[in-house]
Context: one part of a larger RNA
RNA sequence: GCAAGCGACUCAUAGGCAGUGGCUUGGUUAAGGGAACCCACCAGAGCCAAAGUGAAAGUGAGUCUUCAUAAGAAAAUUGUCACUACUUAUGGACCCGAACCUGGGUGAUAUAUCCAUGACCAAGAUGAAGCUUGGGUGAAACUAAGUAGAGGUCCAAACCGACUAAUGUUAAAGAAUCAGUGGAUGAGUUGUGAUUAGGGGUAAAAUACAACUCGAACCCAGAGCUAGUUGGUUCUCCCCAAAAUAUGUUGAGGCAUAGCAAUUGAAUGGAUAUUUAGAGGUAAAGCAUUGUUUCGGUGCGGGCUGUGAGAGCGGUACCAAAUCAAGGCAAUCUCUGAACACAAGGUAUGGCCUUAAAAAAAGGGGUCAAAGUUGGCUAGCGAGACGAUGGGUGAUAAGUUUCAUCAUCGAGAGGAAAAUAGCCUAGAUCACCAGCUAAGGCCCCUAAAUGAUCGCUCAGUGAUAAAGGAGGUAGGGAUGCUGAGACAGUCAAGAGAUUUAUCUAGAAGGAGCCAUCCUUGAAAGAGUGCGUAAUAGGUCAUUGAUCGAGAGUUUUUGCACCGAAGAUGAAUAGAGCUAAGCGAUCUACUAAAGCUGUGGGGUGUAAAAAUACAUCGGUAGAGGAGCGUUCCGCCUUAGAGGAAAGCCUCCGCAUGAGUGGUGGUGGACGAAGCAGAAGAGAGAAUGUCAGC
Numbered sequence: 001g002c003a004a005g006c007g008a009c010u011c012a013u014a015g016g017c018a019g020u021g022g023c024u025u026g027g028u029u030a031a032g033g034g035a036a037c038c039c040a041c042c043a044g045a046g047c048c049a050a051a052g053u054g055a056a057a058g059u060g061a062g063u064c065u066u067c068a069u070a071a072g073a074a075a076a077u078u079g080u081c082a083c084u085a086c087u088u089a090u091g092g093a094c095c096c097g098a099a100c101c102u103g104g105g106u107g108a109u110a111u112a113u114c115c116a117u118g119a120c121c122a123a124g125a126u127g128a129a130g131c132u133u134g135g136g137u138g139a140a141a142c143u144a145a146g147u148a149g150a151g152g153u154c155c156a157a158a159c160c161g162a163c164u165a166a167u168g169u170u171a172a173a174g175a176a177u178c179a180g181u182g183g184a185u186g187a188g189u190u191g192u193g194a195u196u197a198g199g200g201g202u203a204a205a206a207u208a209c210a211a212c213u214c215g216a217a218c219c220c221a222g223a224g225c226u227a228g229u230u231g232g233u234u235c236u237c238c239c240c241a242a243a244a245u246a247u248g249u250u251g252a253g254g255c256a257u258a259g260c261a262a263u264u265g266a267a268u269g270g271a272u273a274u275u276u277a278g279a280g281g282u283a284a285a286g287c288a289u290u291g292u293u294u295c296g297g298u299g300c301g302g303g304c305u306g307u308g309a310g311a312g313c314g315g316u317a318c319c320a321a322a323u324c325a326a327g328g329c330a331a332u333c334u335c336u337g338a339a340c341a342c343a344a345g346g347u348a349u350g351g352c353c354u355u356a357a358a359a360a361a362a363g364g365g366g367u368c369a370a371a372g373u374u375g376g377c378u379a380g381c382g383a384g385a386c387g388a389u390g391g392g393u394g395a396u397a398a399g400u401u402u403c404a405u406c407a408u409c410g411a412g413a414g415g416a417a418a419a420u421a422g423c424c425u426a427g428a429u430c431a432c433c434a435g436c437u438a439a440g441g442c443c444c445c446u447a448a449a450u451g452a453u454c455g456c457u458c459a460g461u462g463a464u465a466a467a468g469g470a471g472g473u474a475g476g477g478a479u480g481c482u483g484a485g486a487c488a489g490u491c492a493a494g495a496g497a498u499u500u501a502u503c504u505a506g507a508a509g510g511a512g513c514c515a516u517c518c519u520u521g522a523a524a525g526a527g528u529g530c531g532u533a534a535u536a537g538g539u540c541a542u543u544g545a546u547c548g549a550g551a552g553u554u555u556u557u558g559c560a561c562c563g564a565a566g567a568u569g570a571a572u573a574g575a576g577c578u579a580a581g582c583g584a585u586c587u588a589c590u591a592a593a594g595c596u597g598u599g600g601g602g603u604g605u606a607a608a609a610a611u612a613c614a615u616c617g618g619u620a621g622a623g624g625a626g627c628g629u630u631c632c633g634c635c636u637u638a639g640a641g642g643a644a645a646g647c648c649u650c651c652g653c654a655u656g657a658g659u660g661g662u663g664g665u666g667g668a669c670g671a672a673g674c675a676g677a678a679g680a681g682a683g684a685a686u687g688u689c690a691g692c
Base pairs, nucleotide, nucleotide: 001692002691005688006687011091012090013089014088015087016086018084019083020082021081022080023079026048027047028046032042033041052059053058063073064072065071094232095231097229101222102221103220104219105218106217112196115193116192117191118190119189120188121186124154125153126151130147131146132145133144134143135142159183160182161181163180164179166177167176198214201209202208207216235626236625237624238623240621245258246257247256248255249254259381260380261378263376264375265374266373268371272348273347274346275345276344278342284336285334286333290330291329292328293327294326296324297323298322301319302318303316304315305314306313307312350368351367352366353365354364355363384409385408387406388405389404390403391402392401414425415424429600430599431598432597434596435595436594440590441589444574449587451586452585453584454583455582456581462577468562469561472559473558474557475556476555477554478553479552481550489546490545491544492543493542495519496518502512525540530537601616602615603614604613605612627681629678630677631676633674634673639669646665647664648663650661651660652659653658
């Protein structure tokens, strides 16, 4: 891992409610007795009900509060005993799972310390004290040589250890091997026997060790500890169908109450649309208030400053109250003020049947659909997500966070967006090789016009981006110039006083400063830039001629261009496309589980049929109806070696759980029907057990 078996809402006693049944001359017994046993039958103690109300005395279809006969409060009722379903409480209480805690025991053959008694440590090196002899002395000290053999001494095996690397890592080994390595007469190593025991031991101290177990051993018991937690929880069909919010909580992933769901009753009866008159202070707007704010005028007061002996009188391109004119801003401003939403009143409904006659409007009657309110009973939810709109938060960041309203997902399939919870379309009862549409599409992949008309785009823009840039291109507007010749080009002129004055080494149109006139003229600046040391030179403004029709400036709209850099391999999904791109208009077609058609089924009204209308997506969850398993009762059980159950194969039937049969195998039990009782249905629990 696989297939098979086992494996989880039970039982007892009480309460609530519903259904069914008994009695209702109210109901009913409990312990106990009884009896071969269980019943029957006794047993009326007790319980529920029959009257409430008040704290109570009490009073009573009334009572209490009260001065009150005002007002108000709870009453003004309808039973009881069983059985069954659901549910609640108490118990292990749907099943499995802790880490722990407590009690009583078992362990020191491993390991830690200690005790008793034994054992062991090759070889080599160093050479302490002491002693001897010589020297030395009055005697010593001292000194030299020898002898001697000390030491938690040195080197290095056995032995004990474990610093490093490699190998090994489903190992040869639940800690090793190999190569180096530390100690090796000592606080040494080791044999045997014994000591200390679990909040206690031992510890040259690491929370270490105490039998592969140690921040408190192991075994058994309390014990099915407890688990607001994780996982799991077994057959079918039908009907309805949520929540992820509020308040409280040692509360936040749990509960309680409300809200939303199911079911069963009751009473009401109009959802929705439109309209009428309302209350409101948001959006917007505004500056009348509260604040804030820019410029200008006037300028209280202050600063600076002049003058004066001082009082004072002046000046001011400084600050600036107040006021005037012009102009802004505000969630916590409002002289104003919508839409939407809200609550109230008025008016109006859809299908079918009937009145109904040949047909039919209005009206009447019935019925169905549709709505909220409320009583009983019983759930789940109380982590929500994205999108749109209005806000807060943040950076007008986030697939951020937090509110409000709506939608979708959640619990929703189908079509479309290449793929896709939340976008667009659309709500799947079943069948069909029928039709029509939605969103989206119609060159190929790929169903459907390589359709029509008018424009735009050349960038493969058409898939993503800004400030900024640009004789891209197609339009619109404004404005001046132009056959008295524009704009651009070409041929000419572009002069004189004058080298203006000044300054300067120089300054001659042209370093700088001041002035910027006059003359000739068609026109020509005391000069637009280049240039020279300064001149020179060429150029421009300006003018003529030539040419011959539009040409400048500015603004705006559409579509394009640049700006434009990312990591495996280019990506409108691709091929590709100049439309098969973009804008506008039009007609066909295609396309879904939508709608329709045809034919079945279920549910509700609704109860037998017929029939009509409506309806049948669904998680948590509620309700209804069934299938099957084992056992038991009834059926004088049918049947069964002329072949039961079981198993295998094949063929049917039923909406399904399931069920009937043929053939084979098998070799002894065992259907159907009507009831009852449960160890009653497995694919999941790192389930469990055995097998492979």